[in-house]
Context: one part of a larger RNA
RNA sequence: CUGGGUGUAAAGGGAGCGCAGGCGGUGCGGCAAGUCUGAUGUGAAAACCCGGGGCCCAACCCCGGGACUGCAUUGGAAACUGUCGGACUGGAGUGUGGGAGAGGCAGGCGGAAUUCCUAGUGUAGCGGUGAAAUGCGUAGAUAUUAGGAGGAACACCAGUGGCGAAGGCGGCCUGCUGGACCAAGACUGACGCUGAGGCUCGAAAGCGUGGGGAGCAAACAGGAUUAGAUACCCUGGUAGUCCACGCCGUAAACGAUGAUUACUGGGUGUAGGGGGUAUCGACUCCCUCUGUGCCGAAGCUAACGCGAUAAGUAAUCCACCUGGGGAGUACGGCCGCAAGGCUAAAACUC
Repeated sequence: CUGGGUGUAAAGGGAGCGCAGGCGGUGCGGCAAGUCUGAUGUGAAAACCCGGGGCCCAACCCCGGGACUGCAUUGGAAACUGUCGGACUGGAGUGUGGGAGAGGCAGGCGGAAUUCCUAGUGUAGCGGUGAAAUGCGUAGAUAUUAGGAGGAACACCAGUGGCGAAGGCGGCCUGCUGGACCAAGACUGACGCUGAGGCUCGAAAGCGUGGGGAGCAAACAGGAUUAGAUACCCUGGUAGUCCACGCCGUAAACGAUGAUUACUGGGUGUAGGGGGUAUCGACUCCCUCUGUGCCGAAGCUAACGCGAUAAGUAAUCCACCUGGGGAGUACGGCCGCAAGGCUAAAACUC
């Protein structure tokens, strides 16, 4: 390189947007770059293949033919690719009418609980464990009542429920704002798919500056346990967890399953919408679209399993893999305040 692969064996980029590039719906006409075909020129000789000949044979040599699959010029074909023109509506999108949703951002409000403070009642314990002790408490704790402060999180509802591209999103109200879905079918007329680079988003931890700090809690201290116990258990407790702005850019960022499109028996839940039958109405029943689960035909799979939400049958584009260790390391480069991230070997060894 070709090939074969990527749920679990090595392998899907964390996710999106998107320039270049690759690929691209239906019918008509023009052109003829790709494509196909005829002719001409060229494709040196030698070598090669076929036929024949000369050295006794062979190697070798000589003659004739073929071939040299290519290139150029020119005549033609028009199915496919391309290109140009004009047309279409099924792909894609816009408009109209609807309902659903923890989708995002900002502001405001609420109750329960923990802790602390003040005051009242009240007295000797509380707390904690396997058992204890450290700790707290006669300077009045725990318990209980009233008032207050402050921060963080939102019980029940809650659901293999919903929304979002992913990360993720959950008290209530208001404002601003993104997307999806359904119905009818008006409009545009291929405007599409993918996407190397690039740009943006991206849990937690961590970093910078300034706030905040109730609870929890790395580090740390003490008490236990133990042979020891730099742990598990207990009492404390600082960063941090929270907010604003800026960085970091990672993860078992997982469905360990890239995106898009088409096709391929069924059964049963659930969420949102639409239509129909029946009915006074509702429930019910039937059909249908979109999402989300379970079980399973065919098929696939090494098996497990997957099975219209495919890991089935096909197509387009991107990413990635190529024995284990060395190593996601060194070196170099780029990025970062740093921590470190990204790219990424080899010797050697089995």